Context: one part of a larger RNA
């Protein structure tokens, strides 16, 4: 100087408290441990591993296992020789790859050859998701969007170092003001960037009977950009104005005006560093190791096992509800090997059909909770839907291991959950649907979108984490 203290002072954070809803009990989904296995590929391990890498394991993926097969190789460059092809098609064989046979089949040319491709040969080499993240780069997590971390010159100290950065106020903030042996500066904070809330203007292939006409009553047509909306350019918020407090400062409290008020709301943005944190399996890479195998390829299996334990979720246990009928109101997206309408068939998943649309135009597309009417009457039930049987649909060479969905039948546990523990301060929690990426198919996951829409915060004694100053000291 730091670190640490069950030392002190001050301050902050859904940290506690005040509330609302959960988890922990049940069934299922998913990840992990363990066990099992020929293999159950590998990694991730308190917070910061465990719906994590994986935005999607039937084959492929795939790295694992069993068996079959290849050895200059599935992939790249170079040399020599042969052929004129290669590709494609057919047949045989195989579990499949491999293998065998047949057909078809180049260009330029100075006719020497050259280019290109295939096959064969020789090695140099290829190849490795093999090891080491404690050899590395790059990337990422975390403390933490916490307010800190430093430097130059000067000054003080023998020196390590100190000062500045401490102090009095203030702030979300080392934010700003005042003071001061310091004066300045840098990386951070803030602002500049994006979305959103109001409005003006410009432009109208979506919107409007707003005003007119036609009308099949559908903005459908003529017509028009006023409004909604879309997307360009602006305006607007700055403690600017007023009152009070404060030191006449910074700033704080209240008010006016305003769509919005004191960083308006949200996002992107992550300082010096810490954890030999994570990753050699995204990628790059040193060293080590394998080289007829630790490389390559094919079929089948496995990653989906199951006495058990844990994490994260979904669905419930019902009447603020279930079921039936009827009736409204979104936003954001996606679409050509795609989205797929009307109409018809099927109880349904779906099928037939193929209009329209590279899409403010067409389609996915029905929003759901909600409203109205009826029924059920507190029960393991008209709650709940696991499990199982049968029959099907779709994708795909192929749903046995091991897909999703549908119909009928079956109808388990579960009557609000011990100790403990989690999230959330406003358009938030809770609740309700919708979409997208990945993707042939396969979400209760993830990432977005809107609808309905609360309660509570006295306060900082205590728990956890953090910041500043100070003090002690077995450590440095």
């Nucleotide at each position: 100087u730091g670190a640490c203290g069950g030392g002190g002072a001050c301050c902050c954070g859904c940290a506690c408290a005040a509330g609302c809803g959960g988890u922990g009990g049940a069934g299922c989904a998913u990840g992990u441990g363990g066990u099992u296995u020929a293999a159950u590929u590998c990694g991730a391990a308190g917070c910061a591993a465990c719906g994590c890498g994986a935005a999607g394991a039937a084959c492929c993926u795939u790295a694992c296992c069993a068996g079959g097969u290849c050895u200059u190789g599935a992939c790249a460059u170079c040399c020599c020789g042969a052929u004129g092809a290669c590709c494609g098609c057919u047949u045989c064989u195989u579990a499949a790859u491999c293998g065998a046979a047949g057909c078809u089949u180049u260009u330029c040319u100075u006719c020497g050859g050259a280019a290109c491709a295939u096959c064969g040969g020789a090695g140099a080499c290829a190849g490795g998701u093999g090891g080491u993240g404690c050899a590395u780069g790059g990337u990422u997590g975390u403390c933490g969007u916490c307010a800190g971390c430093u430097c130059g010159u000067g000054u003080c100290g023998u020196g390590a170092g100190a000062u500045g950065u401490u102090g009095g106020g203030u702030u979300a903030a080392g934010u700003c003001c005042c003071g001061c042996a310091a004066c300045g500066a840098g990386c951070g904070c803030a602002a500049c960037c994006c979305c959103u809330a109001u409005u003006u203007u410009c432009a109208g292939u979506a919107g409007c009977c707003a005003g007119c006409a036609u009308u099949u009553u559908g903005g459908a047509u003529g017509g028009g950009c006023a409004c909604u909306c879309u997307g360009g350019a602006g305006a607007g918020a700055c403690u600017g104005c007023c009152c009070g407090g404060g030191a006449u400062a910074a700033c704080c409290g209240g008010g006016a005006g305003g769509a919005a008020g004191g960083u308006g709301g949200g996002g992107a943005u992550g300082a010096c560093g810490u954890c030999a944190a994570a990753u050699c399996a995204u990628c790059c890479u040193g060293c080590c190791c394998c080289u007829u195998a630790u490389g390559a390829u094919c079929u089948g299996g496995g990653c989906u096992a199951c006495a058990c334990a844990c994490g994260u979720g979904c669905u419930a246990c019902a009447a603020u509800g279930g079921c039936u009928g009827u009736u409204a109101c979104a936003g954001a997206g996606a679409g050509a090997a795609g989205c797929g309408a009307a109409u018809c068939c099927g109880c349904g998943a779906g099928g037939a059909a193929g209009a329209g649309c590279a899409a403010a135009c067409c389609u996915c597309a029905a929003a759901a909770a909600g409203g109205c009417a009826g029924u059920c009457u507190c029960a393991g039930u008209u709650c709940g839907g696991a499990u199982u049987g049968u029959a099907g649909u779709c994708u795909g060479c192929a749903a046995c291991u091991c897909g999703a969905c549908u119909a009928c039948a079956u109808g388990a546990a579960g009557c609000u959950g011990g100790a403990a523990u989690c999230g959330c301060u406003a358009g938030u929690a809770a609740u309700c649907g919708c979409g997208a990426a990945u993707c042939a198919g396969a979400a209760u996951g993830u990432c977005g979108c809107g609808g309905u829409g609360a309660a509570u915060a006295c306060g900082u004694u205590c728990c956890c984490g953090g910041g500043u100053c100070u003090u002690g000291c077995a450590c440095u």
Predicted 3D model of a 476-nucleotide part of an RNA (small-subunit ribosomal RNA, 3' major domain) from an uncultured bacterium.